Predicted 3D model of an 87-nucleotide RNA (transfer RNA) from a Chlamydiota bacterium.
Rfam family: tRNA. Rfam links the family to the GO term triplet codon-amino acid adaptor activity.
The prediction has a mean pLDDT of 80.
The sequence is in RNAcentral, with records from ENA.
This record gives sequence, C1' cells and structure tokens, in this order.
RNA sequence: GGAAGGGUGGCUGAGUGGUCGAAAGCGCGAGUCUCGAAAACUCGUGUUCCGCUUGCGGGACCGUGGGUUCGAAUCCCACCCCUUCCG
Repeated sequence: GGAAGGGUGGCUGAGUGGUCGAAAGCGCGAGUCUCGAAAACUCGUGUUCCGCUUGCGGGACCGUGGGUUCGAAUCCCACCCCUUCCG
C1' cells in the first nucleotide's frame, strides 16, 4: 500500500429500516432465604440536557462528521480506531 471483519450501557454482546435506549449475560443496589455468609431466587439499575409535583415526564445520544429516507444503531460517503490476511 491492498483486502476482509469489527466499533452498541460500567464490561461482554444480540439487534441490519418503524413496535429499539435497545435483548441476554456479567457487574452493581435493595430484598427473600440463613445464626451469619456463600449459592439460589425476586425487584431495580445507561449517559446527558430540559421541566416540574423530587421521582417522575419529555428530548438527544449506537466510534466521528456528513448524506439518503416520512422514518437510520441498521443503507451510502469520508475520516478515526481495533483484529486478521496479502504484498
């Protein structure tokens, strides 16, 4: 230099046009159980901005920036980063 695959909550990772801030697992918080713990089970749990009745409502966010579309995490373009292969 060329080719292929990938980048999604704190972590892993599914989702490939609409019902998706988004499955599932891990982690974390609370609880049940226990003499106590562990394990198991139940519930909850992304970030940020705005509003208020202060724990609820609404918006934005899927590597970054553009584009297509009524509608984009999903399709297209450029760039950044990671892995593998070729030279």